A computed fold for a 755-nucleotide part of an RNA from a Phycisphaerae bacterium, annotated as large-subunit ribosomal RNA, domain II. The source organism's lineage runs through Bacteria, Pseudomonadati, Planctomycetota and Phycisphaerae. The full RNA is in RNAcentral, with records from ENA. Rfam family: Bacterial large subunit ribosomal RNA. Its mean pLDDT, the model's own confidence on a scale to 100, is 81.

Context: one part of a larger RNA
RNA sequence: ACCGGCGAGUUAUCGCGUGCGGCGAGGCUAAGUGCUUCCGGCACGGAGCCGUAGCGAAAGCGAGUCUGAACAGGGCGAUUCAGUCGCGCGCGGUAGACCCGAAACCGAGUGAUCUACCCAUGGGCAGGUUGAAGGGGCGGUAAAACGCCCUGGAGGACCGAAGCCGUGAACGUUGAAAAGUUCUGGCAUGACCUGUGGGGAGGAGUAAAAGUCUAAUCAAACUCGGAGAUAUCUGGUUCUCCCCGAAAUGUCUUUAGGGACAGCCUCGGGCCACUACGUCGCGGGGGUAGAGCUACUGAAUGAGACGCGGGCCCUACCCGGGUACCGCCCUCAAUCAAACUCCGAAUACCGUGACGACUACCCCGGGAGUGAGUCUGCGGGCGCUAAUGUCCGUGGUCAAAAGGGAAACAACCCUGAUCGUCAGCUAAGGCCCCCAAGCCGUGCUGAGUGCGUAAGGAAGUCCGCUUUCCGAGACAGCCAGGAUGUUGGCUUAGAGGCAGCCACCAUUUAAAAAGUGCGUAAUAGCUUACUGGUCGAGACAGCAGGCACCGAUAAUGAUCGGGACUAAGCAUGGCGCCGAAGCUACGGGCGGGGAGAGUGGCGAGUUCUGAAUAGCGAAUAGCGAGUUGCCUUGGGCUGGCUCGUCAUGCGCUAUUCGCAACUCGCUACUCUUUCCGCGGUAGGGGAGCGUUCCACCGGAGAUACAAGCCAUACCGUAAGGAGUGGUGUCGGCCGGUGGUAGUGCGAAUGCCGGU
Numbered sequence: 001a002c003c004g005g006c007g008a009g010u011u012a013u014c015g016c017g018u019g020c021g022g023c024g025a026g027g028c029u030a031a032g033u034g035c036u037u038c039c040g041g042c043a044c045g046g047a048g049c050c051g052u053a054g055c056g057a058a059a060g061c062g063a064g065u066c067u068g069a070a071c072a073g074g075g076c077g078a079u080u081c082a083g084u085c086g087c088g089c090g091c092g093g094u095a096g097a098c099c100c101g102a103a104a105c106c107g108a109g110u111g112a113u114c115u116a117c118c119c120a121u122g123g124g125c126a127g128g129u130u131g132a133a134g135g136g137g138c139g140g141u142a143a144a145a146c147g148c149c150c151u152g153g154a155g156g157a158c159c160g161a162a163g164c165c166g167u168g169a170a171c172g173u174u175g176a177a178a179a180g181u182u183c184u185g186g187c188a189u190g191a192c193c194u195g196u197g198g199g200g201a202g203g204a205g206u207a208a209a210a211g212u213c214u215a216a217u218c219a220a221a222c223u224c225g226g227a228g229a230u231a232u233c234u235g236g237u238u239c240u241c242c243c244c245g246a247a248a249u250g251u252c253u254u255u256a257g258g259g260a261c262a263g264c265c266u267c268g269g270g271c272c273a274c275u276a277c278g279u280c281g282c283g284g285g286g287g288u289a290g291a292g293c294u295a296c297u298g299a300a301u302g303a304g305a306c307g308c309g310g311g312c313c314c315u316a317c318c319c320g321g322g323u324a325c326c327g328c329c330c331u332c333a334a335u336c337a338a339a340c341u342c343c344g345a346a347u348a349c350c351g352u353g354a355c356g357a358c359u360a361c362c363c364c365g366g367g368a369g370u371g372a373g374u375c376u377g378c379g380g381g382c383g384c385u386a387a388u389g390u391c392c393g394u395g396g397u398c399a400a401a402a403g404g405g406a407a408a409c410a411a412c413c414c415u416g417a418u419c420g421u422c423a424g425c426u427a428a429g430g431c432c433c434c435c436a437a438g439c440c441g442u443g444c445u446g447a448g449u450g451c452g453u454a455a456g457g458a459a460g461u462c463c464g465c466u467u468u469c470c471g472a473g474a475c476a477g478c479c480a481g482g483a484u485g486u487u488g489g490c491u492u493a494g495a496g497g498c499a500g501c502c503a504c505c506a507u508u509u510a511a512a513a514a515g516u517g518c519g520u521a522a523u524a525g526c527u528u529a530c531u532g533g534u535c536g537a538g539a540c541a542g543c544a545g546g547c548a549c550c551g552a553u554a555a556u557g558a559u560c561g562g563g564a565c566u567a568a569g570c571a572u573g574g575c576g577c578c579g580a581a582g583c584u585a586c587g588g589g590c591g592g593g594g595a596g597a598g599u600g601g602c603g604a605g606u607u608c609u610g611a612a613u614a615g616c617g618a619a620u621a622g623c624g625a626g627u628u629g630c631c632u633u634g635g636g637c638u639g640g641c642u643c644g645u646c647a648u649g650c651g652c653u654a655u656u657c658g659c660a661a662c663u664c665g666c667u668a669c670u671c672u673u674u675c676c677g678c679g680g681u682a683g684g685g686g687a688g689c690g691u692u693c694c695a696c697c698g699g700a701g702a703u704a705c706a707a708g709c710c711a712u713a714c715c716g717u718a719a720g721g722a723g724u725g726g727u728g729u730c731g732g733c734c735g736g737u738g739g740u741a742g743u744g745c746g747a748a749u750g751c752c753g754g755u
Base pairs, nucleotide, nucleotide: 001755002754003753004752005751006750011095012094013093014092015091016090017089018088019087020086021085022084023083026050027049028048032044033043034042035041054061055060064076065075066074067073098236099235101233105226106225107224108223109222110221117199118198119197120196121195122194123193124192125190127159128158129157130155134151135150136149137148138147139146163187164186165185168183169182170181171180202218204214205213239688240687241686242685243684244683249262250261251260252259253258263370264369265367266366267365268364269363270362275360277356278355279354280353281352282351283350284349290343291341292340297337298336299335301333302332303331304330307328308327309326310325311323312322313321314320373398375396376395377394378393379392380391381390382389403414404413405412418588419587420586421585423584424583425582429578430577431576432563433562434561438575439574440573441572442571443570444569450565456550457549460547461546462545464543465542466541468539469538477534478533479532480531481530483507484506485505488502489501490500513528517526518525589678590677591676592675593674594673595672596671597670598669599668600667601666602665603664604663605662606661607660609658610657611656612655613654614653615652616651617650619648620647622645623644624643625642626641627640628639629637630636631635689744691741693739694738695737696736697735698734699733708727709726710725711724712723714721715720
């Protein structure tokens, strides 16, 4: 890394809502008790809880009450009302409360077999070198000091093995080794090294002090416990389809990457009103854009002029004079302003009416998510009229949007993907080839401009316009003239057209400057203006526009997407075509609304029928009473009649219930038809698939059943589900209905195993 398995909203309780159910002005029991058992339960139990009345802090009063002096006003209530219990689901509180994750804190213990220090008791240090004190002798001295020789053997002395250490380098760095190896080094009689035993410990020890060491762990060890600490943080959070679908804003926040409330989404209920929305008309307020300013407040340029104030100068006794200084007033001309306005839109907003569209609005309640936004057009602040800058307003996009175009390119342009089609039409954008589709007319460009850029520059070229000159000969060229007073005056060394200053006249002329430039020391010389001739038709200057040119330099090989293109560039006109998941056509699916039909359920009504009850009527039988007939003593008779009662069946009526039929209403499902819709993250709502086990019902299974596994061209919109064959050999399994939950994995540097 891959594969397989495991792996995250649970449970209890309280509460808020919703669905279903029981009872209902009531509803429910709790603990407990009794009974029972195949331990599932059944019954009792009314304590208590919620509701039925509120108001007040309370005493308390009560459809009122509190405040108050109040019979006032005001607050909260009543004026009629539905609750309560259980179960399911959504959400909240309390609990670890969706799962995993700290750095840490506290408690109780275990550790000094590593290491740091200390204590006790032992052990170790080859060999070599140096030669302190002291001692002796000799010298020396008054005696010493002192010197020399010998002896002596001191030292955190020297060299260097063992031992201890670890200086420099290399190697090693998934090592031979979780600190080593080799070479090279330091100490090596000492504050030395070392064996054994012992001492003291976690805010404590120990420390020649490095926050070092205290068992490969140390700015507070390790083990277990509190403990599932806490985590406004990061990561992860498992099947399918259908409907709708956000936010990145406001206020407050020890608040800013978190929250609360509001806004925006969803679901249920209510409301059905031109309520909301759009267009038009009408009525409004405004002080923005613009504009303006002797209309204010300010800013600000030039000119003029009477005057005034100040400054400076002259004069100075006063009066006064000058001024290229400053300010004010006035006039003229030209201006500026977010915090100026004599003015003043377009939009927007408010009200109102009509029309359009048709529930989109609004209200109540359950559930959210969001509260980091982004680019772009327009209006602005900040910034540099910088930034893929930043902060507002307003519209759009992306976010959460696929498709076509822009070579490529969330935010630009076109356009909003339910599915299918080897059908059609278009949008943006394109139509020489890559690459689907193009031609025609007119003009421009010559730069590969096109296919990156400015100030600025330029007899590029095209078109338009203006002034002036021109056959009485323009413009350019060529030929010739370009003179005289005079070298003007001044200045100057000089100044002769041409250093500079002043003036700039006159003459001859066709014309010719007291001189346009070059030039000289100054002259000279060349040249221009100006004139004539030659030539023979346009010429000079400027303005406005179109397209081109220069300006144009960057670091790996590239600036039309490439090839290429002189039209396949630019401008303009025309007619076509291509081009998307847009639109159309045909067919299918799903959601919602309307209509129709059928079926089922519920309710109401009618009818039929059955049952029960009640009443009536007739009948039959029994009983009782009366009467009568016959046999008759009593009495008897299956005698007759009447009445009452009960029973039975019948008929009718009424009520209730049930069945059936029909009608109507509501509702569910199915079918037909029609209209609208079906992009989607967070998120809300709905409908389903599959897994485990349980209960009940049903089923396959000896001709070999089931799970699991292998193969497979079947069914379903999907999750998924069959069938068949093989394997599998008695273990269990399958379908339906309902329940239950350790219920669905690809991600968590997930956990375990395998490869």